Overview: Small-subunit ribosomal RNA, central domain from Lissotriton helveticus, 479 nucleotides, folded computationally. Model confidence (mean pLDDT): 82 of 100. The full RNA is in RNAcentral, with records from SILVA. Its Rfam family is "Eukaryotic small subunit ribosomal RNA". For this family Rfam cites "Crystal structure of the ribosome at 5.5 A resolution" (Yusupov et al., Science, 2001).
[in-house]
Context: one part of a larger RNA
């Protein structure tokens, strides 16, 4: 590993990115001949006949040729041996090697038996026979077979394969009667240069990915601008005793004029309805106009590279709210803390204040029930009616009225995306899920995590942080 399990029962990393690892689309010889070697007409022999072919040998006749016989050369087939030589490897079979004991397993009355390796036999002892198999023996390693599969090489500035020549460098041997010298010839060796020739050499464009390009499309980011009302202050004015607040009150404000009404002006938060099981963002998350500024899905394409891809330990990048540091701001709310009610009591819940804080900037900080409590990523397997965006097509109706052409309805279709309805698909412990389905009929890839319940996400270590704290992370012991 065969062969768990992760919605809710213990368990999917917050989210992306990413190296190492893991895994990775389809394609290049099917087939025909030949020849051997086992097999199958039950097996095995004799013999006798007919017809056919092929041959060794020995003998007898006889034709025919000039040769025979040795030696060279060239060319094809075939067979033996041997050396060198072939992309490489997983794989698989074969042998061969590969300690006994053991453990399967022959064989044998330890009295049976565990066990042992012993043991049987005869008319005698100068005796005879016979055993101590056999398989397994994982990987790694050697040996030959096979060539599906899985990788892996080859020819693209041809330094390509094979063939012919042409030149040049150095070179030994043998025969030119011998011995010496030279220089050619052949033979070897290294370059060179021109020639032929090859069916001469680039697999396809994946319902895989990338990338260009067209019109779009979005509460995606950034950054500046712009508006809205409400809220609290505040100015002036008007008219007055109550104004808040609450189940009832009270603390609170108020003739020094509260709250209410009208004009204004400031400020710093916010971004109503429209606002939807719509849209866009990796997630976190994002809503007043307007510019600017790069970026993005989708969907068109008879464009283009041509495997580039998928998932991912370490690593990194962003990550609500709370908190931390320094500025700025300080309308609202409102931890803490004051104080009034409530109550046996009240440190609460309700009331009226009020610090931090909530805002913006610049750093950190890295956790949430960060939740679809459901990793990504490739294929299949079901119906339907809507919706969003692109994209094709198709009658009417309908604005711009005046026809194109563009919207605005309606009517198919295609691709991609947020849901949703129905179901005995199938599944599941069920609640339910078109995925939570294609699982004992169990492998598509790949990362993560769980392993009764407490102790306990504590202790220690070690790291990161300014702190708060994060990340890693136990045992005793209990049950």
């Nucleotide at each position: 590993c065969u062969g768990c399990a992760g919605u809710u029962a213990a368990a999917a990393u917050g989210c992306u990115c990413g190296u190492a690892g893991u895994u990775g689309g389809a394609u290049c010889u099917u087939g025909g001949g030949a020849u051997c070697g086992a097999g199958c007409u039950g097996g095995c022999g004799g013999u006798c006949c007919a017809c056919c072919a092929c041959g060794a040998g020995g003998c007898g006749a006889g034709c025919u040729a000039c040769u025979g016989c040795c030696u060279g050369g060239g060319g094809g087939g075939u067979c033996c041996a041997a050396a060198g030589a072939g992309u490489u490897u997983a794989c698989u079979u074969u042998g061969a090697a590969a300690a006994a004991a053991u453990u399967a397993g022959a064989g044998u009355g330890u009295u049976c038996a565990a066990a042992g390796c012993a043991g049987g036999c005869c008319g005698g002892u100068u005796g005879c026979c016979u055993g101590a198999a056999u398989a397994c023996u994982u990987c790694a390693g050697c040996u030959a077979g096979g060539a599906a599969u899985a990788a892996u090489g080859g020819a693209a500035u041809a330094g390509g394969a094979c063939u012919c020549c042409u030149g040049u460098u150095c070179u030994a041997u043998u025969u030119u009667g011998u011995u010496g010298g030279u220089u050619u010839u052949c033979g070897g060796u290294a370059c060179u240069g021109g020639g032929g020739c090859c069916a001469u050499g680039a697999u396809u464009a994946a319902g895989a990915g990338g990338g260009a390009u067209g019109g779009c499309c979005g509460g995606g980011g950034g950054u500046a601008u712009u508006c809205g009302u409400a809220u609290u202050g505040u100015g002036c004015c008007g008219c007055u005793a109550g104004a808040g607040g609450u189940g009832a009150a009270a603390u609170u404000c108020u003739u020094g004029g509260a709250c209410c009404a009208g004009c204004g002006c400031a400020a710093g938060a916010c971004g109503a309805a429209c606002c939807a099981a719509a849209g866009c963002a990796a997630a976190a998350g994002a809503a007043u106009u307007u510019g600017c500024c790069a970026a993005g899905a989708a969907u068109a394409u008879u464009u283009u590279c041509a495997u580039u891809a998928a998932u991912c330990a370490a690593g990194a990048a962003c990550g609500a709210a709370a908190g931390u540091u320094g500025g700025u701001g300080c309308u609202u709310c409102g931890a803490a803390g004051a104080c009034g009610a409530u109550c046996c009591g009240a440190u609460g819940c309700c009331g009226u204040c009020g610090u931090a804080g909530u805002u913006c900037c610049a750093a950190c900080c890295a956790u949430a029930a960060a939740c679809g409590a459901u990793g990504c990523u490739g294929a299949c397997u079901a119906g339907c009616g809507a919706u969003c965006c692109g994209g094709c097509g198709g009658c009417u109706u309908u604005a711009u009225u005046u026809c194109c052409a563009u919207g605005a309805c309606c009517c198919a279709c295609c691709g991609a995306g947020c849901a949703g309805c129905u179901u005995c698909c199938a599944g599941a412990a069920a609640a339910c899920c078109a995925a939570a389905g294609u699982c004992u009929u169990u492998g598509g890839g790949u990362c993560c995590u769980g392993g009764g319940g407490g102790g306990g996400g504590u202790a220690u270590g070690g790291u990161u942080g300014c702190a708060a704290a994060g990340c890693u992370g136990a045992a005793a012991c209990u049950u």